[in-house]
């Protein structure tokens, strides 16, 4: 940088001792010990593995094949299986909002536009995995 996902799920102990939830605002967690580190346990199923299905082999690559022609893979899909392995995760939707849009709704100004709140959609940012 690209792609996918982010409303579900899963906690005990030991150590430490004041902040933590990325920034800001809100709202929460926290001396009844948070956050962090370690140990054990668990959740999930991204990768890897298996099964089934589809597809390519004149886009390209690998193996087989003297070669023509092909076969099998690399590819894609599955509310499929499994969980030994590589990661990840185990307060709150990624805790909520921040930017944009809405002939969606409500309230308030006022004069033809705004403001606020809620709801819906899309971004941005972030996290995790794979490349």
């Nucleotide at each position: 940088c690209u792609c996918a996902u982010c409303g579900a799920g899963a906690g005990g102990g030991a150590c430490u001792g004041a902040g933590g939830g990325a920034a800001c605002g809100g709202c929460c967690c926290g001396a009844c010990g948070a956050c962090g580190u370690c140990c054990c346990g668990g959740c999930a199923a991204c990768c890897a593995c298996c099964a089934c299905g589809a597809g390519c082999c004149u886009c390209c690559c690998g193996u087989c094949g003297c070669g023509a022609c092909g076969a099998c893979g690399g590819u894609c899909g599955u509310g499929g299986g499994a969980a030994c392995g590589g990661u990840g995760c185990c307060a709150a939707u990624u805790c909520c909002g921040u930017c944009c849009c809405g002939c969606c709704g409500g309230c308030g100004a006022g004069g033809g536009u705004c403001g606020c709140c809620g709801c819906g959609g899309g971004g941005a940012a972030g996290a995790u995995g794979a490349g």